A computed fold for a 159-nucleotide RNA, annotated as SAM riboswitch aptamer (S box leader). The model forms 97% of the base pairs in the Rfam consensus. Model confidence (mean pLDDT): 83 of 100.
[in-house]
RNA sequence: AUCUUAUCCAGAGUGGCUGAGGGGCCAGGCCCGACGACGCCACAGCAACCGGUCCGACGUUACGAGAUCACAACUCGUAGCCCGGAUGCAGGUGCUAACUCCUGCCCGGCAAACGCCCUCCCCAAUCGUGGGGUACGGUAUGGCCGGGGAAGAUAAGAU
Numbered sequence: 001a002u003c004u005u006a007u008c009c010a011g012a013g014u015g016g017c018u019g020a021g022g023g024g025c026c027a028g029g030c031c032c033g034a035c036g037a038c039g040c041c042a043c044a045g046c047a048a049c050c051g052g053u054c055c056g057a058c059g060u061u062a063c064g065a066g067a068u069c070a071c072a073a074c075u076c077g078u079a080g081c082c083c084g085g086a087u088g089c090a091g092g093u094g095c096u097a098a099c100u101c102c103u104g105c106c107c108g109g110c111a112a113a114c115g116c117c118c119u120c121c122c123c124a125a126u127c128g129u130g131g132g133g134u135a136c137g138g139u140a141u142g143g144c145c146g147g148g149g150a151a152g153a154u155a156a157g158a159u
Base pairs, nucleotide, nucleotide: 001159002158003157004156005155006154007153008152013043014042015041016040017039021032022031023030026104027103028102029101044096045095046094049092050091051089052087053086054085055084056083059081060080061079062078063077064076065075066074100151105148106147107146108145109144110143114142115139116138117137120133121132122131123130124129
């Protein structure tokens, strides 16, 4: 670097240094930031992916014992593997604003209330337009909810 699998609405911050952008990239939005963000360092903490330790149990494998004339089957025991749980352990990582900050692509559902469009009316005007209103009119591309995908992050494994 690439690939595979799992997870991503939970959780956990202080101090020092630095000094202007930052929230991965692109776009839109929304946030954080000179009351010092981001980053780096120290310490602290969170979690439990891998590792360790302990416990339990179905299965399976190996070994031993019993049983048998003998072997197999059977029974018991021990150990390994698999599975489940516990533990934070001077272990390997990770993480400590906002759901991976939200949306973007696809599918399903709800909604004509709002918005938008059209029609018509009123007001203002620098005559380009602007503001307000309007239905037994139109609109589901705006909105909301759910599922999936893409991309990204982290872990474990493989190449």